[in-house]
Context: one part of a larger RNA
Order: sequence, then structure tokens, then C1' cells
RNA sequence: UCCGGCGAGUUACCGUCUGCGGCAGGUUAAGGCCUUACGGGCUGUAGCCAGAGGGAAACCGAGUCUUAAUAGGGCGUUAGUCGUAGGUGGUAGACGCGAAACCACGUGAUCUACCCAUGAGCAGGUUGAAGCGCGGGUUAUACCGCGUGGAGGACCGAACCCACUUGGGUUGAAAACCGAGGGGAUGACUUGUGGGGAGGAGUGAAAGUCUAAUCAAACGUGGAGAUAUCUCGUUCUCUCCGAAAUAGCUUUUGGGCUAGCCUUGAGCCACUACACACCGGGGGUAGAGAGACUGAAUCGGUUUGGGGCCCUUCCCGGGGUACCCUGCUGGACCAAACUCCGAAUACCGGUGUGACUAUCUCAGGAGUCAGUCCGCGAGGGAUAAGCUUCGCGGUCGAGAGGGAAACAACCCAGACCGUCUGCUAAGGUCCCCAAGAGAUGCUCAGUCACUAAGGAAGUUGAAUUGCCGAGACAACCAGGAUGUUGGCUUAGAAGCAGCCACCAUUUAAAAAGUGCGUAACAGCUUACUGGUCGAGCAAUUCUGCGCCGAUAAUGAACGGGAGUAAGCAUCUCACCGAAGCAGCGGAUUCGAAAGAAUGGUAGGAGAGCGCCGAUCGUCAGAUACGAGCCGUACCGUAAGGAGCGGUGUUGGGGCGAUCGGGUGAUAAUGCCGGA
Repeated sequence: UCCGGCGAGUUACCGUCUGCGGCAGGUUAAGGCCUUACGGGCUGUAGCCAGAGGGAAACCGAGUCUUAAUAGGGCGUUAGUCGUAGGUGGUAGACGCGAAACCACGUGAUCUACCCAUGAGCAGGUUGAAGCGCGGGUUAUACCGCGUGGAGGACCGAACCCACUUGGGUUGAAAACCGAGGGGAUGACUUGUGGGGAGGAGUGAAAGUCUAAUCAAACGUGGAGAUAUCUCGUUCUCUCCGAAAUAGCUUUUGGGCUAGCCUUGAGCCACUACACACCGGGGGUAGAGAGACUGAAUCGGUUUGGGGCCCUUCCCGGGGUACCCUGCUGGACCAAACUCCGAAUACCGGUGUGACUAUCUCAGGAGUCAGUCCGCGAGGGAUAAGCUUCGCGGUCGAGAGGGAAACAACCCAGACCGUCUGCUAAGGUCCCCAAGAGAUGCUCAGUCACUAAGGAAGUUGAAUUGCCGAGACAACCAGGAUGUUGGCUUAGAAGCAGCCACCAUUUAAAAAGUGCGUAACAGCUUACUGGUCGAGCAAUUCUGCGCCGAUAAUGAACGGGAGUAAGCAUCUCACCGAAGCAGCGGAUUCGAAAGAAUGGUAGGAGAGCGCCGAUCGUCAGAUACGAGCCGUACCGUAAGGAGCGGUGUUGGGGCGAUCGGGUGAUAAUGCCGGA
């Protein structure tokens, strides 16, 4: 992983609602009697429900309570009951499996930790403490030397004990091992046997260690089916309808309760709900505004007033001010918590019209309380987030189909079934891939087929202003001078370091000089002028399409090929294209019919199929028949059901009706068995 079998809303009692049945008041319980095919029949009125309510009660009573009240108001003034089936609630383990734990009583120290008693073990080698002897030495000691001696949680190192490093092993040879090294090895050493104390307890050179492969509280049995607002699972079919992810409260936020939204039954049929049109309303949003307030904020003016600073002054005072506050005034401007104003929508009321519709009331049953993305209006955030919180709408959720290459939430469109029919939507029509042509422009970037600020004699169209046959613009030829090297400064400063001034003359024109250049000059060049040439030139603004900007980790930004249109813009007429719409055939539901409807999760309602057993009825059968098993081309809308063939050696079945259930499994890290 697969196969087979087993495997989860049950039962009792008490409520409540619905269907069916009995009686009209209903009904018996225990018990008793009778009978029998053991299923039952007859009694039994004890009890229960109903038959009157209201009040705390006294009490009153079709009323009563409140109250001063005879007002008002509350609760009452209406047939039930017994049985049976089903839905649902309560109490019980109450759909099934599942804790971590708690408590009681026991069992464990043959493992291991510690202790007690009694035994055992430690090759070999090394070092050489105290003491003692002798000698030296001293007044005597001390001290020194040589011997002797044999101490030590001494040294090296086997057995033995340990477990520091590393390699292997890691579905192991092994639920802790193997290899190579390592540490202790006369000691707080190691070890045999016997004994001791235990579960909130022991033991602990202390690690929450160890207490039988189990320890922050052992193991066994019991309370016990503990409890589980949690997770998982919950078994045949079809038909009708079909949600929610919200509000309030909650030791409440992944749970509940009530309401909202769904479903089933009954009632109600009114201009009640709904849509549209018209009429009548209130509003303070969007917008707008500022001489209409509150507040914010900016640039000016001012002989407003006050303060500061500076100058002057013996004092009184005067002058200045690019500083601060404030008044007045002019211009421009801002606001969710500003408003002199003020929509569209929405909402309320009225009238009319429409409609295959719903609303509303009561009763039974639910599920939902984590929502999601998109568009629009806002708050939070950074006018960030596939962010977060609200409001309005849509989709998904619970929705298949076509398009967007692929793509819950985008675009089109809502799938009862069948069909080798037709028309369309979004989107497309060169090939992949169904379907296309035409017209007028634009684009040269493969732009098309990601993006901005910014940049650019790319190019299209429109506009404005200048110059121009009295010759523009560009180019070429020529000139571009004189006072003068202007003055100052400077080592120098001559058009060209810098400062000041920027005149005049000759001219067709020529700056007290536009740039380069020199140490300074020189030199080149420009402005400006003439000539040659001969027709448009220059600047600015708007606009269509393009260009650069454009850098990331495998190669990846039309889906690919390819395309100069098969790109972009505008226009025209075709076609393709879906489970949409239509045609034809069929099914079911609703409806008198005509006709309409039939996507669906949670969930409500309905109708059926199959299995086992019981009772009644019925059928086949002796060359058997039947179940089961194997094969098979049949039937039914589904669960499913036949027929035929084979097998099946003795076991009882099939069909119809009714009744009863331990009644249906791809899932529970399900259980048992097998592969």
C1' cells in the first nucleotide's frame, strides 16, 4: 500500500409538536378471573389529565389583581383524553473512538541509588617517609653522613573497574554495541552472598538522579464508558427548496444563548410588501464659500498702539530701526470635529399603474457567529501591503461552461437528460487553433509584447511670432581700422588676472572687445560690413506615434512560430465562438389548463432501492428444484433487477403483503486476519 470481515444517533422514562386511530369527558395501574396454538380476553376507577380563574395571601370568583376609584391596565372567561408512528427537547455513558490527569486498595529495591552484616580480589616493576643502628659532630642537644627500615587517597602497568576522544554501527550482530586509543588500578577501591527502608514516599558526594528497558511523582486493579467548549470518523439512491460567516449579551472572542438569514406545515388575500411614474416632505453629505461665524495660514501697505535695541540729550524731549506683539487695510488661500449656502442619490408619506411575485402571523426542524477578493465612499498605515477596520454593490464561498497561455474572487454566462441541428456573448478570425476582407491615416522601434522622473534637430498634424528677390538662413571670398599699450593696479596687465569708465574718430562696417592664446606682446577667432549664391529661413507652443532612461542571480516580460502588418488609430460589412438562447426527443415538479421551472455546501422536506428475521398468502420441484459461486451482448431515472449457460449431492427456496431491526463503509495515524 492493497484485499476480506467487523466498525458509530440506540434504548428506557418524562415533556412537546405533527400524522393516524378510539371515545366525547378520556384512561386504567398493580391485582383478580378465564382461556390457550402462550399470542390473549374479561374485570379492576386506586390514580392521572381535563372540567375556573385571579391574587404573595386572606379571599373573591366568570372574573380577579392592582388602586381612593365603578378609570385604565395585567392575567383569565374556547375540549379534551387514551393509544400508536414519526420529528425534537430533558434525565441517563446517550452518535463512535481518543487524553494529560485525580482518588482508593494493593505489588515491587532479583535492575538501580544508599545503608547494614559477612566473605572475596588486586601480575610485575619503581620510589624510599618516620623510626632504629653505626660513624662524624656538640658541654649536651641540634645537625650531617652511611646503613637499616618499608610509609603513601605515592609512581609505571596487567587482571578488575570506569567511559574522555574518535571511526563504525544508527529498519544495528546489540532498545547503548564493536574497533583504536584513554582514566583509576592499596583505595572516598572493586566485588559475591544475605538483609533494610517505597510512591508525595524512599534513595541521592545533588544530575530532578535512581526506585525492574517506565519517573517533575513507579507499576497493577478498581471508581470508569472520569471529563474533553477539542481533533478525527459517521456506511444505499433520487426529487424539491436552500443559508450564514451579522447584531446584542457572555471569565466571552476557534464556545454558547436570543434575534437575523434557510426549510416544512397551517392561517391571512389586504392595495400589506415590492417595482416604476408623479406629488408632498425633512436633511446639511459631495461641491462651494470667506464682508457669514470659529479657527488656521501667506505676501504687501500703513504717521494704529505698545515693547525692545541704537544714536542724541543736564532735564523735557528728539531721531533711527531689515526686531517682537497688535490694530486697520489690499491681494491670494485652507478646514473631519468651520458654514451665508448647497445638490445627485438615499429615506418617509400620498396617488396611480404593474406583477408568473412576495410580504405578514402562528407552529415543528435547522445550520450559521474564522469569511474572501474586486469596484466605489471613508478611517488607520507612508493617499505602502495579496495590510487592517467600516459602509454600498458584485463574485467566490455553495457555481460547472466560454474568454483572460496557465489563473476560487476579473470579463461573458447560471449546467434536468439526450442530439454528427441553428443563432449569438465576452473574446477572436496568418499557422499551432474554429473564423476576414475592405477603406483612410500613423509607426521603423520587432515599438507592438512591463514602468517613472528626466533627456533628445526621430517623425505626423495644428497654431503663433519674426526675417526674406530692396536677396533672408547656411557656406565661401574680403574687410574687421584709428586716438590707444583707455585709466588704475601690477614685476608685467597692450581688447581678453582684477577694479573703474566704456568716450571719440575714419567708415560699407569694425566692441575701450565673444572665445582660444602669450611671461607680457604677437597670433587665431567672433560680433559687425561688403561681395558670390538664389528661396525660403529662424524661434516658440500644443498634439499623434516612436527613441534613450531599462542593471540579478539556470534561459524565460507576444503562450510559441512567425509578422512591417498578422502593429496602432478611426470606419464598414462578414464570420468563428459557451453547458447562454433557439429547434427536435425525453423525465420530474408546480398548475384546472395554457404553460413555467429543475447549479448547489451547511441544512430542512419528500419518495424509493437493497440486507436479516417474523407472520399470512401464493408458486416451482423428483431425470429434480433452489441458495451461493463463475460467465454473459438484457431491463430500469438511481439505489438496483431479470433471463440464459456452467458449477452446486441434499443444505430450502422464490414472489406478494404486513411487521420488526445489532440493516448498507474508500476513509476514524480505526480493529482482526491475509497478501
About this RNA: Predicted 3D model of a 675-nucleotide part of an RNA (large-subunit ribosomal RNA, domain II) from Blastopirellula marina. The RNAcentral record of the full RNA draws on ENA and SILVA.